Transfer RNA from Omnitrophica WOR_2 bacterium RIFCSPHIGHO2_01_FULL_49_10, 76 nucleotides, folded computationally. Rfam family: tRNA. It is annotated as a transfer RNA. Model confidence (mean pLDDT): 81 of 100. The organism belongs to Candidatus Omnitrophota, within Bacteria. RNAcentral records the identical sequence in 2 taxa.
RNA sequence: GGGCCUGUAGCUCAGCUGGGAGAGCACCUGAUUUGCAUUCAGGGGGUCAGGAGUUCGAACCUCCUCAGGUCCACCA
Numbered sequence: 001g002g003g004c005c006u007g008u009a010g011c012u013c014a015g016c017u018g019g020g021a022g023a024g025c026a027c028c029u030g031a032u033u034u035g036c037a038u039u040c041a042g043g044g045g046g047u048c049a050g051g052a053g054u055u056c057g058a059a060c061c062u063c064c065u066c067a068g069g070u071c072c073a074c075c076a
Stems, first nucleotide, its partner, number of pairs: 001072007010025004019056001027043005049065005
């Protein structure tokens, strides 16, 4: 330098062929307890890596960039 894969909540990830942004754990509040834990009920939290484009509509399609992984090539 080139090919491919990955990037979604604090963490691990899902999102099935473009139309509702979600799960588990974690966090907060309340109940339960003398207290803690467990359990139960409720709640908050996201510019979907960044930018641009296509489209009525983009996490999803196209282009560029960034970061990580992997393979190849080059130099030595």